[in-house]
RNA sequence: GGGGCUAUAGUACAAUGGCUAGUAUAGCGGUCUCCAAAACCGCUGAUCGAGGUUCGACUCCUCGUGGCCCCG
Numbered sequence: 001g002g003g004g005c006u007a008u009a010g011u012a013c014a015a016u017g018g019c020u021a022g023u024a025u026a027g028c029g030g031u032c033u034c035c036a037a038a039a040c041c042g043c044u045g046a047u048c049g050a051g052g053u054u055c056g057a058c059u060c061c062u063c064g065u066g067g068c069c070c071c072g
Base pairs, nucleotide, nucleotide: 001071002070003069004068005067006066007065010025011024012023013022018055027043028042029041030040031039048064049063050062051061052060
């Protein structure tokens, strides 16, 4: 220099182009307990960035950024 894959809560992952973006765990609050742990209930928290296509984009396209890999 060229090419491929990938990017979603703190973490690990879901989500036919049709939502109020979900699950587990972590965090916070509560119930229970002599106190904790466990269990149960509730709450908080996210689409890498900028454009484009579309009635509608996490999803498709382009460019960029980060990570992983291949070729030279």
The RNA shown here (transfer RNA) has 72 nucleotides and comes from a Patescibacteria group bacterium. The sequence was found in a public genome assembly. Its Rfam family is "tRNA". Rfam's curators write: Transfer RNA (tRNA) molecules are approximately 80 nucleotides in length. Rfam classes the family as a transfer RNA.